[in-house]
Molecule: small-subunit ribosomal RNA
Organism: uncultured prokaryote
RNA sequence: GAUGAACGCUAGCGGCAGGCUUAACACAUGCAAGUCGAGGGGUAACAUAGAGAGCUUGCUUUCUGAUGACGACCGGCGCACGGGGGCGUAACGCGUAUGCAACCUACCUUGUACAGGAGGAUAGCCCGGAGAAAUUCGGAUUAAUAUUCCAUAGUAUUAUUGAUUGGCAUCGAUUAAUAAGUAAAGCUUCGGCGGUUAGAGAUGAGUAUGCGUCCCAUUAGUUAGUUGGUAAGGUAACGGCUUACCAAGACUCCGAUGGGUAGGGGGCCUGAGAGGGUGAACCCCCACACUGGUACUGAGACACGGACCAGACUCCUACGGGAGGCAGCAGUGAGGAAUAUUGGUCAAUGGACGAAAGUCUGAACCAGCCAUGCCGCGUGCAGGAUGACUGCCCUAUGGGUUGUAAACUGCUUUUAUAUAGGAAGAAACCUCUCGACGUGUCGAGAGCUGACGGUACUAUAAGAAUAAGGACCGGCUAACUCCGUGCCAGCAGCCGCGGUAAUACGGAGGGUCCAAGCGUUAUCCGGAUUUAUUGGGUUUAAAGGGUACGUAGGCGGAGUUUUAAGUCAGUAGUGAAAUCCCAUCGCUCAACGAUGGAACUGCUAUUGAUACUGAUACUCUUGAAUAUAGUUGAAGUGGGCGGAAUACGACAUGUAGCGGUGAAAUGCAUAGAUAUGUCGUGGAACACCAAUCGCGAAGGCAGCUCACUAAGCUAUUAUUGACGCUAAUGUACGAAAGCGUGGGUAGCGAACAGGAUUAGAUACCCUGGUAGUCCACGCCGUAAACGAUGAUUACUCGGUGCUGGCGAUAUACAGUCAGUGCCUAAGCGAAAGCGAUAAGUAAUCCACCUGGGGAGUACGAUCGCAAGGUUGAAACUCAAAGGAAUUGACGGGGGCCCGCACAAGCGGUGGAGCAUGUGGUUUAAUUCGAUGAUACGCGAGGAACCUUACCUGGGCUUAAAGGGAAUUGACAGGACUGGAAACAGUUUUUUCUUCGGACAAUUUGCAAGGUGCUGCAUGGUUGUCGUCAGCUCGUGCUGUGAAGUGUCGGGUUAAGUCCCAUAACGAGCGCAACCCCUAUCUUUAGUUGCUAGCAGGUAAUGCUGAGGACUCUAGAGAAACUGCCCGUGCAAACGGUGAGGAAGGUGGGGAUGACGUCAAAUCAUCACGGCCCUUACGUCCUGGGCUACACACGUGCUACAAUGGCCGGUACAGAGGGCAGCUACUCCGCGAGGAGAUGCGAAUCUCAAAAGCCGGUCUCAGUUCGGAUCGGAGUCUGCAACUCGACUCCGUGAAGCUGGAAUCGCUAGUAAUCGCGCAUCAGCCAUGGCGCGGUGAAUACGUUCCCGGGCCUUGUACACACCGCCCGUCAAGCCAUGGAAGCUGGGGGUGCCUGAAGUCAGUGACCGCAAGGAGCUGCCUAGGGUAAAACUAGUAACUGGGGCU
Repeated sequence: GAUGAACGCUAGCGGCAGGCUUAACACAUGCAAGUCGAGGGGUAACAUAGAGAGCUUGCUUUCUGAUGACGACCGGCGCACGGGGGCGUAACGCGUAUGCAACCUACCUUGUACAGGAGGAUAGCCCGGAGAAAUUCGGAUUAAUAUUCCAUAGUAUUAUUGAUUGGCAUCGAUUAAUAAGUAAAGCUUCGGCGGUUAGAGAUGAGUAUGCGUCCCAUUAGUUAGUUGGUAAGGUAACGGCUUACCAAGACUCCGAUGGGUAGGGGGCCUGAGAGGGUGAACCCCCACACUGGUACUGAGACACGGACCAGACUCCUACGGGAGGCAGCAGUGAGGAAUAUUGGUCAAUGGACGAAAGUCUGAACCAGCCAUGCCGCGUGCAGGAUGACUGCCCUAUGGGUUGUAAACUGCUUUUAUAUAGGAAGAAACCUCUCGACGUGUCGAGAGCUGACGGUACUAUAAGAAUAAGGACCGGCUAACUCCGUGCCAGCAGCCGCGGUAAUACGGAGGGUCCAAGCGUUAUCCGGAUUUAUUGGGUUUAAAGGGUACGUAGGCGGAGUUUUAAGUCAGUAGUGAAAUCCCAUCGCUCAACGAUGGAACUGCUAUUGAUACUGAUACUCUUGAAUAUAGUUGAAGUGGGCGGAAUACGACAUGUAGCGGUGAAAUGCAUAGAUAUGUCGUGGAACACCAAUCGCGAAGGCAGCUCACUAAGCUAUUAUUGACGCUAAUGUACGAAAGCGUGGGUAGCGAACAGGAUUAGAUACCCUGGUAGUCCACGCCGUAAACGAUGAUUACUCGGUGCUGGCGAUAUACAGUCAGUGCCUAAGCGAAAGCGAUAAGUAAUCCACCUGGGGAGUACGAUCGCAAGGUUGAAACUCAAAGGAAUUGACGGGGGCCCGCACAAGCGGUGGAGCAUGUGGUUUAAUUCGAUGAUACGCGAGGAACCUUACCUGGGCUUAAAGGGAAUUGACAGGACUGGAAACAGUUUUUUCUUCGGACAAUUUGCAAGGUGCUGCAUGGUUGUCGUCAGCUCGUGCUGUGAAGUGUCGGGUUAAGUCCCAUAACGAGCGCAACCCCUAUCUUUAGUUGCUAGCAGGUAAUGCUGAGGACUCUAGAGAAACUGCCCGUGCAAACGGUGAGGAAGGUGGGGAUGACGUCAAAUCAUCACGGCCCUUACGUCCUGGGCUACACACGUGCUACAAUGGCCGGUACAGAGGGCAGCUACUCCGCGAGGAGAUGCGAAUCUCAAAAGCCGGUCUCAGUUCGGAUCGGAGUCUGCAACUCGACUCCGUGAAGCUGGAAUCGCUAGUAAUCGCGCAUCAGCCAUGGCGCGGUGAAUACGUUCCCGGGCCUUGUACACACCGCCCGUCAAGCCAUGGAAGCUGGGGGUGCCUGAAGUCAGUGACCGCAAGGAGCUGCCUAGGGUAAAACUAGUAACUGGGGCU
């Protein structure tokens, strides 16, 4: 785009068309083929007339064929047309073209010649019989344009004999003679109409031939009247059409036969075309008429509304018998998604009959139903903005949109409604009148005839009045927001959407596209160059046969002659009409229709042209082959010979192991192995040469040599003269394994055995070992049979090797031919790559491909001894499968490098007790979060109440804060009662004022509140990779592109740090530096710090005067940069026990964390979108809980002791804190502490050191170690220490004697060890965290390994990125399918039996004057029965694999 459509929603009108695609299923009822009295006998019905009878005097009845007419009957013509549906048919059925010298044709036209005589019947009518009916029988009698006989007979027919002439093979045409048989019908109004014969025409049939006409080769052979001949029969006619005889042919890979499907064409739809699909309506042809068969009649049928027979079905029946055929028009049932009225008329057109009037006509013309399609019209037009209200949306005091939309004003009236008028289609026939002439024809005029149809059309009236929906809005694809829902409900053509912010589901608002329609479904073409003729491919995406030879076929070198088959041009015929196209015209336009033209790309005939192809004849040498002479090689087949090695045997020497592996064991060995030596036997394979070499068609071929065979190459250019190329079917060869028969068997070695390895190990490893490997003969016929690249020919830049020839003596070497490699230009290619050995440019031929899986499977066929090979599907299922390249990630890949990563060390954890956190469990609650590294002494820098978020119970409905309005002068406070408290109740008291108000309370409403949910909606903050060295950009360049380059390479560094090189040149974020602390010095300043010198003073002390030297404090500066030296190096840089220096190569430490990753953590710090609660999920209070406890884990503390414990004495810090505080000092208490009292808001006072050192004691033990647990007594804080605080004293004195597998931290002022301070805080569960100083080590060979990371490279089927992907079995569900004992159908063929009707043949004693017929017999046949076999379909216990989940 289209449709004979259907379905959903919707619907105003008209015109034109169309309307059972399914059950060729079954049909009730009505109609669809009759007509002619001018062929006939006649008169049942009707009418008229006449006559008669009855009488009620205008009615009934009878008679007369007398008239108009006419039922039934005889006869003629028609019924073979028109109408229907598409069963069958793959065919001369259809289309197209040609022929019939092999034929017929009623009615019609033209035209020839005729029509004399005779006869017997029969229907009807009448009478009688049978039967329910349909129907039928008998008798008598009768007519014809029915029928029979005789006559007539031409140029007709047949036979025979001639003649002339033509052609296209058989033959035809014309003509002459002879012989034979064969015709006719009447009617009449006298005009005519009919009849017979022969010819011609027209029309319509029949028949033959060329070409075209679907799928399957998993259908390859078919055929006996089959193919041909002769003769006969038959037909309108040719012919095996039929029969007899003879011959053995005929068709077929250019697809016979078989199977499936199907009416064919003009056309229709689509497409640029070529094509593809289709065959509704209209037209032509065919075939069919319940199914099958058969003939009759006829000009024509094997006959839709005729006949006979058989069958199935339906109906009637009196059970004896009968009737029927809607695939005609309506209509009914059924089937189905689905398709209409039991209408009107012969007015027109057409048909049958008739002389005509006319009759008949479900043909036809009309109307009805249906948006089924095409076309046209309308549902109003103009103005009207404060852009109103509603609705919807938003960034929400306000905007936007619906939207000029509405209201309102003016205008118009198509359509609808009402009323009135009102066609064309009609002209004939016929009748009447007139005219012409050949008196029966023509012409003119008038009259008659309309189903549609109170229609089309026109006018008038009133009034916006009567008339809009459907689908869609993620992309493709025009059109966007809100709400609801929450992987649910649902959507979906493909991709896909939906898991709480859905432009994708549902609703709404808005919008888009079409519009009386809009969507969906189904089907076809297009896009699809996605079957490629136009117009594709085959190295790696699907696809080159394993290789050669060669048949058919296809294609083929140069020149000349002839021809004209292909080819090209002209002409003629045909190519029906309709359709398409163009022009004009008619319906108001259009759809639709009419007229004319063009076209129908085809076929046939004919005339010409001759370049090319073909054919024909002659010639040529360049393709091809041959000859001669050389040469090359692991080319093949058969024979002979050889040495090394393994094994075995014999002998000898010799002694304890050998062998084997990652390590072992099995195995061999004291019966003498392994090892060594000599000799022998036997089989297989041929080291070095040896190569990226050579040869061969491929598979393949390797010691030396002989024989036979084949091939390539080169040189000469001698011979033939296109002899060529390719190659379906076919034939031959064809690795390894395997099979058969017979040999052989040293080594190796499937199966098998044993030993190992392992979770297992039917494997990899080891020890043995059978088939096999070897030979001969015969099969198999496959391989990643690969260059994943078919064969042949020609052409197209270069460079550089190797092999074999030639050139001229050569191993130099220019050259040349053949082969074999690498690199590369152009070109090609998706790229990788190919690139004269093409995957380039062309030509010829063959083979093969058409999404993945199912599947190289099933079935069938064929080959094979078997294994199996070849050929080779479908159902079903998926939306991918695949190629090449890119970036990452990953690897039990490679290279380089780094890190307390390992190693070297020191100290821990894991074992004990306790503390603390977590899991689990428990509970009314044990609030919540954090969960590998990167949670677990984490949020928490401090849970007895509070905190607190949890639970129990009791209250409130609004606390605190802010604003507005109104009212009141209270409220608050005190006391008492109840209560666990919150709270409730009683009582008491009653404000200030500058009069404006302040303050407080109550009420009101706006609102508030939520540690409720979502960290996967977010901001902010944080962890980790990681203080790792990386991450990017601009411009340029390369690539079709993704991308690359830069950023790689060579060095160097802690570093993408720097240098060199470089299609890159630069730049940014990171690194480094800049900042802070610390280490040295200088300078400035000198209190609360310091005290060397001076002075004073004390029991003693910078205590005091004084001082700024020192320490120190805190400001400013200096200093370090590979700067200098030596060496190495191009440089960067590196090395040095270098110098100098407080410090040396980043001096040490801190802060500082690139692009990003983990949907990492946090809605419970805070903020915030959305959702949720609102007498509660808010808020107040009491008590409880967060502290539970069979258990498990993490992080710590204290220990297990002598480098120690205890007692006594004694010394030295830094950094901090302090007024509701730190507290000197004195007294009391064993002590925690208490009572006094002083200093200090602090360089001034105070908290305030321990390990260490010096003595003493303990002496290796569960202890003078260790301190848990428990009992008692206390202190302090606090409203309150029961659950549930810390501390003190006395007593008690548990486990634990250095910790399994495993695991953590640390490289120097570090580890280890020792104490001190601070935050939080009333107190404290702090052994935690954050800081401070004291004492103060050991070790690092080194980078193989473990972990993590960086750069380069490589492979990849990964990209959620190896915690990836993914294979097979098993379990379960569903689906289609193969096999299968069987069971059930279907169509076709064959044999045998039977055999209706009927044609034909024979007979025919019966009937008939006769012609002939009844009857009987035979052949054939539809159908039926039966038998065996083949094919095909369905189903099936059981079974096989496959697909999806």